RNA sequence: CAGGUGACGGCCGGAGAGAGUCUGCUUCGCGCAGACCGCCGAAGGCGCAACCCGCCCGGAAACGCUCAGGCAACAGGGACGGUCGUUACAGG
Numbered sequence: 001c002a003g004g005u006g007a008c009g010g011c012c013g014g015a016g017a018g019a020g021u022c023u024g025c026u027u028c029g030c031g032c033a034g035a036c037c038g039c040c041g042a043a044g045g046c047g048c049a050a051c052c053c054g055c056c057c058g059g060a061a062a063c064g065c066u067c068a069g070g071c072a073a074c075a076g077g078g079a080c081g082g083u084c085g086u087u088a089c090a091g092g
Stems, first nucleotide, its partner, number of pairs: 001092001004089010018037001020036006038071003044067001045065003051059002
């Protein structure tokens, strides 16, 4: 000096599925609480393991489950992606 990987932060993008039924409360508000039925998969969690690896250890999906979460719009959340910055590490 130009990049790589990790962590953190700023900005941008960012899906799916019920304006379900009943009961109670109610300030009468598509409001709140509870029960039930249906559904989604992209916080988190759990499971499988292609793969990384000589073996072990260890790591490991956007696959599976649906505990948690969510299911008009807005808002919020949001894996993940892009970009900028700080920092750490290993190299050129």